The part of an RNA shown here (small-subunit ribosomal RNA, 5' domain) has 502 nucleotides and comes from an uncultured bacterium.
The prediction has a mean pLDDT of 87.
It matches the Rfam family "Bacterial small subunit ribosomal RNA". Its family is annotated with ribosome and structural constituent of ribosome in the Gene Ontology.
Context: one part of a larger RNA
RNA sequence: GGAUGAACGCUGGCGGCGUGCCUAACACAUGCAAGUCGAACGGUUAAGCCGGCUUCGGCCGGGAAUACAGUGGCGAACGGGUGAGUAACACGUGACCAACCUGCCCCCCGCUCCGGGACAACCGCUGGAAACGGCGGCUAAUACCGGGUACUCCGCGGGCCCCGCAUGGGGCCGGCGGGAAAGCCCAGGCGGCGGGGGAUGGGGUCGCGGCCCAUUAGGUAGUAGGCGGGGUAGAGGCCCACCUAGCCGACGAUGAGUAGCCGGCCUGAGAGGGUGGACGGCCACACUGGGACUGAGACACGGCCCAGACUCCUACGGGAGGCAGCAGUGGGGGAUAUUGCACAAUGGGGGGAACCCUGAUGCAGCGACGCCGCGUGGGUGAAGGAGCGUUUCGGCGCGUAAAGCCCUAUCGGCAGGGAAGAAGAUGACGGUACCUGACCAAGAAGCCCCGGCUAACUACGUGCCAGCAGCCGCGGUAAUACGUAGGGGGCAAGCGUUAUCC
Numbered sequence: 001g002g003a004u005g006a007a008c009g010c011u012g013g014c015g016g017c018g019u020g021c022c023u024a025a026c027a028c029a030u031g032c033a034a035g036u037c038g039a040a041c042g043g044u045u046a047a048g049c050c051g052g053c054u055u056c057g058g059c060c061g062g063g064a065a066u067a068c069a070g071u072g073g074c075g076a077a078c079g080g081g082u083g084a085g086u087a088a089c090a091c092g093u094g095a096c097c098a099a100c101c102u103g104c105c106c107c108c109c110g111c112u113c114c115g116g117g118a119c120a121a122c123c124g125c126u127g128g129a130a131a132c133g134g135c136g137g138c139u140a141a142u143a144c145c146g147g148g149u150a151c152u153c154c155g156c157g158g159g160c161c162c163c164g165c166a167u168g169g170g171g172c173c174g175g176c177g178g179g180a181a182a183g184c185c186c187a188g189g190c191g192g193c194g195g196g197g198g199a200u201g202g203g204g205u206c207g208c209g210g211c212c213c214a215u216u217a218g219g220u221a222g223u224a225g226g227c228g229g230g231g232u233a234g235a236g237g238c239c240c241a242c243c244u245a246g247c248c249g250a251c252g253a254u255g256a257g258u259a260g261c262c263g264g265c266c267u268g269a270g271a272g273g274g275u276g277g278a279c280g281g282c283c284a285c286a287c288u289g290g291g292a293c294u295g296a297g298a299c300a301c302g303g304c305c306c307a308g309a310c311u312c313c314u315a316c317g318g319g320a321g322g323c324a325g326c327a328g329u330g331g332g333g334g335a336u337a338u339u340g341c342a343c344a345a346u347g348g349g350g351g352g353a354a355c356c357c358u359g360a361u362g363c364a365g366c367g368a369c370g371c372c373g374c375g376u377g378g379g380u381g382a383a384g385g386a387g388c389g390u391u392u393c394g395g396c397g398c399g400u401a402a403a404g405c406c407c408u409a410u411c412g413g414c415a416g417g418g419a420a421g422a423a424g425a426u427g428a429c430g431g432u433a434c435c436u437g438a439c440c441a442a443g444a445a446g447c448c449c450c451g452g453c454u455a456a457c458u459a460c461g462u463g464c465c466a467g468c469a470g471c472c473g474c475g476g477u478a479a480u481a482c483g484u485a486g487g488g489g490g491c492a493a494g495c496g497u498u499a500u501c502c
Base pairs, nucleotide, nucleotide: 001502002501003500004499006498007497008496009495010494013374014373015372016371017370018369019367020366021332026330027329028328030327031326032325035074036073037072040071041070043068044067049062050061051060052059053058081285082284083283091209092208093207094206095205096204097203100202101201105198106197107196108195109194110193111192113147114146115145116144122137123136124135125134126133127132153178154177155176156175158173159172160171161170162169163168183190184189185188211257213255218248219247220246223245224244225243226242228240229239230238260282261281262280263279264275265274266273267272287308288307289306290305291304310321311320312319313318338364340363341362342361346360347358348357349356350355377407378406379405380404387398388397389396390395411443414437415436416435417434421429446491447490448489449488450487451472452471453470457486458485459484460483461482467474468473
């Protein structure tokens, strides 16, 4: 000098764009953050409509619509948060899988036949303070189950052909065994099942690369390998039985400390050094530890089970909870915001659609936290008032500075008009941006420094005191170095200080 997610002191007019718990991965009141589909299904259903009856109160029946819990489907594994753990194939980069999976989406081929029994809802009885149940009875389906068909799929044999880096891979023909499906609205569609291919997303393996300590030198028993098996989507000591005795290590094993990694960002001429906040990619985690279930996908933040700590309710028998989602509270701290508006846009989930949900997102609010832009006026105006400072008392400085006169109106204030963002309709932002008009110099400047480094000097006070200080150093009676004043220098809605990096 540059830089910062900054903080502190003094000061503070406006706007745009960004950005804002770096500390206690401390504890959390309250609200919201993941639902949706009646065109899968059985029910229940107010007003209104139609028909009938009526004691004029209403009652019964019908169809449509609306709403509702339940069965069922898809989603809830995305999106959002955090950085605790992790020195690891976690990440980056390159390569490989002839050892793998992939719902929804796209393309192609084929199929969609016949049956059955239940369980919720509902009704009845019943337990419990509650959370939540128990028993009996009825019922539908795209829920569940059985049968048939399949010869493309899976398993086991056979034959032919092609290919490869080992195990091997692919195609065709034929045999045996096994394996499917669901309907709904109905013009036409939306679906269902099997198979092949694609796309996307994932899983696995390996080479190389990126911290510190040797005042850590030896480490290792599923350890290293083999044979066989189990398990998995899948290779594998992943797991198991048996066999062998290996395997890693000064090219730093093991142990300890520290740390999420990268694209990037800061600095620097570069090499390099530092860093990983915001944005993007990957990983890990969701009160702590463990576990599986469901599913195409989880070992699952707002799912389940167990254990633990903590908080809450209780009729003491037993229950409920998890903000590292958005806001917000307490606490910690030098320090970090609103319990806001809207689904209008973009995107996501569900739905044929209308539409519903969306604290993702779009906006608004707060903070000079940062960057950028603008303003606080412009011209003229005396050998020069007052005041203040200084003086060798002549003067000199503040100083064209002010006043006065002329002019302008950015910003702010007032009034009128008023968007784009939306594709036909639909705008939270927002009567915002922007445009126009009238009025008024009015409402808008501070902070640090002035001994040398380093740009800027005098007076008074103080007297090694009080104090200053980044380094050198100032202060003990004339201090340009302390304090105040006048003047000056620098930067400016900021200026200084502190901390950290280059």